[in-house]
Description:
Two RNAs folded together computationally: RNase P RNA and transfer RNA, 364 nucleotides in total. Rfam match: Archaeal RNase P. For this family Rfam cites "Ribonuclease P: unity and diversity in a tRNA processing ribozyme" (Frank and Pace, Annu Rev Biochem, 1998). Its Rfam clan is "RNaseP clan". Rfam's curators write: Ribonuclease P (RNase P) is a ubiquitous endoribonuclease, found in archaea, bacteria and eukarya as well as chloroplasts and mitochondria.
RNA sequence: GCGAGCCAGCGGGUGGGUACGGGGUCUAAUAAGACCCUGAGGAAACUCCUCCCUCCACCGUAGAAGCGUGGCGCCGCGAGGCGCGACGGGAGACCGUCGGCUACGAUACAGAAACGUAAUCCGAUUCAGAGUGUACGAUGAGGGCGUAAGCCUGAGGUUUCUGAAAUCGGAAUGAAACGAUCGCCCCACGCGGAGCAAGGCCAAAUAAAGGUCGAUGAGUUCUACGGGAGACCUGGGUAGGCCGCUUAGCGCAAUCCCACCUAAAACAGAAGGAGGGUUACGGCUGGCACGC
RNA sequence: GGGCCCGUAGCUCAGCCAGGUAGAGCACCGGUAAGAACCCGGGGGUCCCGGGUCCGAAUCCCGGCGGGCCCG
Numbered sequence: 001g002c003g004a005g006c007c008a009g010c011g012g013g014u015g016g017g018u019a020c021g022g023g024g025u026c027u028a029a030u031a032a033g034a035c036c037c038u039g040a041g042g043a044a045a046c047u048c049c050u051c052c053c054u055c056c057a058c059c060g061u062a063g064a065a066g067c068g069u070g071g072c073g074c075c076g077c078g079a080g081g082c083g084c085g086a087c088g089g090g091a092g093a094c095c096g097u098c099g100g101c102u103a104c105g106a107u108a109c110a111g112a113a114a115c116g117u118a119a120u121c122c123g124a125u126u127c128a129g130a131g132u133g134u135a136c137g138a139u140g141a142g143g144g145c146g147u148a149a150g151c152c153u154g155a156g157g158u159u160u161c162u163g164a165a166a167u168c169g170g171a172a173u174g175a176a177a178c179g180a181u182c183g184c185c186c187c188a189c190g191c192g193g194a195g196c197a198a199g200g201c202c203a204a205a206u207a208a209a210g211g212u213c214g215a216u217g218a219g220u221u222c223u224a225c226g227g228g229a230g231a232c233c234u235g236g237g238u239a240g241g242c243c244g245c246u247u248a249g250c251g252c253a254a255u256c257c258c259a260c261c262u263a264a265a266a267c268a269g270a271a272g273g274a275g276g277g278u279u280a281c282g283g284c285u286g287g288c289a290c291g292c
Numbered sequence: 293g294g295g296c297c298c299g300u301a302g303c304u305c306a307g308c309c310a311g312g313u314a315g316a317g318c319a320c321c322g323g324u325a326a327g328a329a330c331c332c333g334g335g336g337g338u339c340c341c342g343g344g345u346c347c348g349a350a351u352c353c354c355g356g357c358g359g360g361c362c363c364g
Base pairs, nucleotide, nucleotide: 001292002291003290005288006287007286008285009284010283012261013260014259015258016257017256020039021038022037023036024035025034026033027032041267045278046277048276049275050274051273052272053195054194055193056192060225061224062223063222064221066191067190068189069188070187071084072083073082074081075080085098086097087096088095089094099186100185104183105182106181107180115179120171121170122169123168124167125166126164127163128162129161130160136156142153143152144151145150199243200242201241202240209234210233211232212231213230293363294362295361296360297359298358299357302318303317304316305315312347320334321333322332323331340356341355342354343353344352
């Protein structure tokens, strides 16, 4: 220097045009005009989480069910963050994972056996019986090759066959062979539910209102206890308006165009607010590590 | 904006929730002396994609992509 990586940071500035959202001042006097200020992101995204906030009368106590989390220490209301450790991946920078196996349950196929001890098969030893009185053997002893079926050799050989019990040794598989791993099992901790289209206020016209459940207990998991008066349906609490809502503040949604500078392109467009995690991007900067 | 669900053969779906050979119907192909919606037989899969856990993933976990439904 080039290449392919890892971890962070930044992800713009100036001028003009005047199209657009919001606000203010002035001229005006309901129709506008002039000027000024302000107007997307590090992720606004995914909606994976937490907090504020709102409703479910209080969500009050205890429990059940359900769900979630899981090394250790510190910090944080919390989601989470930082550091250290073990294990795994990688050439490395670095990344990912993390409670326990006492009881209950699972580990397909293969394998004798898969979580519980045993059973099964093969060999050796012992005993009993059969056979024979020396077994057995050219209807092939003993040996070699082969996974096996079988093939080759050819005369020896020293116990063949059946059964039983115990002991010893072995048993090809498989990720794993009694030591493990995992769970709907155990332990600890946490969690009520729904979500701003939450919800609150004002409130029509046709059109005058009518009905159901409920102190034998209304209502957003269930049960018990406490507590005790509302809940819901139809026209309709609808149409409509205001608030919630913000130094962008919309409410179906504005945030534009041109030129220049620089490396300024790519990913991407706020919708109650704040925060965390993850993912996307590749122009530039810094660090780390590898190859040539 | 908020809540929820789905993606498996050409099409419609099962299997997933308690991990262990990827299936059904229709469609398609071949055969049956001849003839086939009908009888007999057969083929066809990136289980949306990429990682992780595990001996083993369509299934469990994480991330992404695509599609659908509901709430004024």